[in-house]
RNA sequence: CGCAGCCCUGUUGGAGAGAGAGGCAUGCAGUGAUCCACCGCAUGCGUCCACCGAAGGAGCAAGCGCGGCGUAUCCCGCGUGAAUCUCUCAGGUAAAGAGGACAGCCGGGCAUGC
Numbered sequence: 001c002g003c004a005g006c007c008c009u010g011u012u013g014g015a016g017a018g019a020g021a022g023g024c025a026u027g028c029a030g031u032g033a034u035c036c037a038c039c040g041c042a043u044g045c046g047u048c049c050a051c052c053g054a055a056g057g058a059g060c061a062a063g064c065g066c067g068g069c070g071u072a073u074c075c076c077g078c079g080u081g082a083a084u085c086u087c088u089c090a091g092g093u094a095a096a097g098a099g100g101a102c103a104g105c106c107g108g109g110c111a112u113g114c
Stems, first nucleotide, its partner, number of pairs: 002114003005110004010105004018049001020048002023045006030038003050093003056089001057087003063080006
């Protein structure tokens, strides 16, 4: 210096599943004879049921390490061990917004490899 890998900023793309049912609070509108009651809408916070997987989290196959075990193999146990797989704790479930694994590009960087 080049390629690759990883990290960061910016930028672009980026899925799934409930306009579910009660309760409470606030605001607005309506009806009933002002403080009250009923009803509708919106927002917020719990609860219940159903569902989604792509923040985060958890689980494990080969392999590897240790032990039973003394040489080795087999076997058994423990540990380690990845994902777009699995789970669904967390998170999320009309549109929009937000979030978003992951991927492309610009720029910057590195106790990394060639």
Molecule: Glycine riboswitch aptamer
Organism: Comamonadaceae bacterium